Large-subunit ribosomal RNA, domain VI from a marine sediment metagenome, 290 nucleotides, folded computationally. Rfam family: Bacterial large subunit ribosomal RNA. Rfam links the family to the GO terms ribosome and structural constituent of ribosome. RNAcentral holds the full RNA, with entries from MGnify. Model confidence (mean pLDDT): 83 of 100.
Context: one part of a larger RNA
């Protein structure tokens, strides 16, 4: 930490004893106000508004990081070439959703109440006076305790409310009004309910927690959407160069980097949906008798 227990058994929702928190800190600017004050020079406060910063908490819409999911480019080598790949620190390079993050976004408002500290006082003796103190009393901090946030029925005085199930069988002991009844002990099969098992998760070290289990969208697959890369292979057209024929114009053949079209393609997807195609099967155990 979990499991679990508490006068029948169980589920849900609460209460809040008791714990935890620092959730706030300071700065500057403006108004107050060139006012109060002061001969002038100078020059406040109470209160209010704003900006940014440090700290705390949360989040991922934006910005940014990561992103060995993924997409693309490219070098060497190997699989004979192509296609598609392996290896080279993800080979290197350019991007990059989700998740996790900060450099990003949001919140930390308002002060009030109670008891006080130093301190300020009232009344007031000892000590006919005086004295805040000796008795008594009133005030008084960013500090202390509340109001605020989080945990919290194992809080043994073991809580409250609502709901669900429930007085079955056997053995033994005791009592009695003795085919039985009452009380007690043990065992068995069950109810509500729970657990195991099974599909999972924004939950998680294991347990736990939460959801689902065919009366089903829980995970996978498929399809669509959104998103990321950036226009796949192949085919068609063009195409630098070389060769052959010809007197020439020109014609034919080989080669194909690269360009255009099909192609806002192809590929991928942890996001959002839809769809029972696949898998949540078949089952097992515990659990009351007041």
């Nucleotide at each position: 930490g979990c499991u679990g227990c508490g006068a029948g058994g169980c589920c849900g929702c609460c209460u809040g004893a008791g714990g935890g928190g620092a959730a706030g800190g300071g700065a500057c600017c403006c108004c107050c106000a060139g006012u109060a004050c002061g001969a002038a020079a100078g020059g406040a406060a109470c209160g209010g508004g704003g900006u940014g910063u440090c700290g705390g908490g949360g989040c991922c819409u934006c910005c940014g990081g990561u992103g060995u999911a993924c997409c693309g480019g490219u070098c060497g080598u190997c699989c004979g070439c192509a296609a598609g790949g392996g290896c080279g620190g993800c080979g290197c390079c350019g991007g990059g959703a989700a998740g996790c993050c900060g450099c990003g976004c949001c919140c930390c408002a308002g002060g009030c109440c109670g008891a006080u500290a130093a301190g300020g006082g009232c009344u007031g003796a000892a000590a006919g006076c005086a004295u805040c103190u000796a008795a008594g009393c009133c005030c008084g901090a960013a500090g202390c305790g509340g109001c605020c946030c989080c945990c919290g029925a194992a809080a043994a005085u073991a809580g409250g409310c609502g709901g669900c199930c429930u007085g079955c069988c056997c053995u033994c002991c005791g009592g009695c009004u003795c085919u039985g009844c009452c009380g007690g002990a043990g065992g068995g099969g069950u109810a509500a309910g729970g657990g195991c098992c099974c599909g999972g998760g924004u939950a998680g070290a294991a347990g736990a927690c939460c959801c689902g289990c065919u009366u089903g969208a829980u995970g996978g697959g498929g399809u669509g959407g959104g998103g990321g890369u950036g226009u796949a292979a192949g085919c068609c057209g063009g195409g630098a160069g070389g060769g052959g024929c010809u007197a020439a114009c020109g014609c034919c053949c080989c080669g194909g980097a690269c360009c255009g079209g099909c192609u806002c393609a192809g590929c991928c997807u942890a996001c959002c949906a839809c769809u029972c195609c696949c898998a949540a099967g078949a089952g097992c155990c515990c659990g009351a008798g007041g």